Context: one part of a larger RNA
RNA sequence: CUGGGCGUAAAGCGCGCGUAGGCGGAUAGACAAGUUGGGGGUGAAAGCCCGGGGCUCAACCCCGGAACUGCCCUCAAAACUGUCUGUCUAGAAUCCUGGAGAGGUGAGCGGAAUUCCUAGUGUAGAGGUGAAAUUCGUAGAUAUUAGGAAGAACACCAGUGGCGAAGGCGGCUCACUGGCCAGGUAUUGACGCUGAGGUGCGAAAGCGUGGGGAGCGAACAGGAUUAGAUACCCUGGUAGUCCACGCCGUAAACGAUGGGUGCUAGGUGUCGGGCAGCAUGCUGUUCGGUGCCGCAGCUAACGCGUUAAGCACCCCGCCUGGGGAGUACGGUCGCAAGAUUAAAACUC
Repeated sequence: CUGGGCGUAAAGCGCGCGUAGGCGGAUAGACAAGUUGGGGGUGAAAGCCCGGGGCUCAACCCCGGAACUGCCCUCAAAACUGUCUGUCUAGAAUCCUGGAGAGGUGAGCGGAAUUCCUAGUGUAGAGGUGAAAUUCGUAGAUAUUAGGAAGAACACCAGUGGCGAAGGCGGCUCACUGGCCAGGUAUUGACGCUGAGGUGCGAAAGCGUGGGGAGCGAACAGGAUUAGAUACCCUGGUAGUCCACGCCGUAAACGAUGGGUGCUAGGUGUCGGGCAGCAUGCUGUUCGGUGCCGCAGCUAACGCGUUAAGCACCCCGCCUGGGGAGUACGGUCGCAAGAUUAAAACUC
C1' cells in the first nucleotide's frame, strides 16, 4: 500500500457547530469534460517475451514479430457522471394552531433536618463499637421545651417516567431563553448528508483571586484492631465540597455500539400528541419517544434483532502481536498539576 476489521478479542474522537473536500431527489432539454466505439499519429534503440538464425553448445550476437498497458489528434454515440437552462415536490427548511418536559440562565421564596448560640426543665451520665478506648459531661453534658443564627441539600411525588448533542438536569414562583412533538398542508423549491483542519461545550478532582463554611471530609492527630496496620472500625479534623469570575480539558466521558438515509415478521408495557368509535376510560388506528420478548437474518460465542450488532449506500474517526509505552525526545497548550501529538533500541 492492498485487504480485513472496530458491543465484549487491537480498534468509534466525550459531545456539538461548521470550513475545505467527498457524496447527493424527480423530470425535460442543451453541451460533450469524464465515459464508450472507429480511424490516425506518436510511444528511439537496446533490454524483457515469442519465432527463427550465427559462433561445436551456452553465455553472447543477428533477423523478424509481439509488446511498449501511455499520450495526442480526429470522427461518432449520449445511457450514466458532470456542466448549463427550465420545471416539480416525495428530502430539507419556513409559516399557522395546539402540546409535554428535573432543557438552560438569573432573581425571589419555602419547609423538614443538621450544627451552633441564648434561655427554661432536669441529673449523671452521654457518645461510640464486634468489644472498647480516644472524646464530651457536675464550670451541668446527653435528653427535652422555646427563641435565634448559619450553610448546604431538596424526603414523599419518583417511575427500565421526562428533558438535553454530550457532560448532565429534581422543593416552589416569576422573568428571559434553546430544542422537541402532533395537527394543518399555507410558503420556498434540493436550499441536503457527512465533515480533515478549525471552533465551542464538556462530570469529578485540581489551580488562581475574592467571598462563604452547617454537615461531610483527602491530608493530619489520637483511640482501637493486628505479628505489624503508614488500612478497614472509632473520636477529632485542614484543604476541599458551596458562591462569583478566570483556568484545566480529563473519565469504565459506556449502549464499552460515530453520523445520515432507505428497506426487512410480530407480541407486550410505558411516556407525549392526533383521528374514529363508544361514553368518561376503554377499543381500534396513526405519528414521535422509551423498555422487554421475539421471526428472518447476523454473530466465534455471548447475544443483537424496525432504538440492529440484519440488508445496502454515503461521509468521518480508528485498529494492524505482547511488553517497552500512551513512555522518551521534539512541537503545541497550561500559572502549575499536567494535557495533547507520539516513537525507537531492546525483549518474548

Overview: The part of an RNA shown here (small-subunit ribosomal RNA, central domain) has 348 nucleotides and comes from Eilatimonas milleporae. Its Rfam family is "Bacterial small subunit ribosomal RNA". Its mean pLDDT, the model's own confidence on a scale to 100, is 90. The full RNA is in RNAcentral, with records from ENA and SILVA.